[in-house]
RNA sequence: GCGGCGAUAGUCUAGCCUGGUAGGACACGGCCUUCCCAAGGCUGUAACCCGGGUUCAAAUCCCGGUCGCCGCA
Numbered sequence: 001g002c003g004g005c006g007a008u009a010g011u012c013u014a015g016c017c018u019g020g021u022a023g024g025a026c027a028c029g030g031c032c033u034u035c036c037c038a039a040g041g042c043u044g045u046a047a048c049c050c051g052g053g054u055u056c057a058a059a060u061c062c063c064g065g066u067c068g069c070c071g072c073a
C1' cells in the first nucleotide's frame, strides 16, 4: 500500500441482508417482601465510533474518515 471483518448504555450482546417505537442480560437507583442480609417480585435511569449523502423516515443503504483484529504484498 491492497483486501476482509468489526465498533450499539458502566459491561456483554440482539437488531443491519429486507429502512418505520432501539431490545435482552448483568450492573446501578427506587419500592415491596424480611428482625437484618442475601435471594425473589415490581419499577426506573442510561447506548447506535465520527462527518457527509440518499429518503417522508437511516443503527440499517451509499461515500469518506478514525480505531481494533486478520490476511496479502
Stems, first nucleotide, its partner, number of pairs: 001072007010026004020056001028044005049065005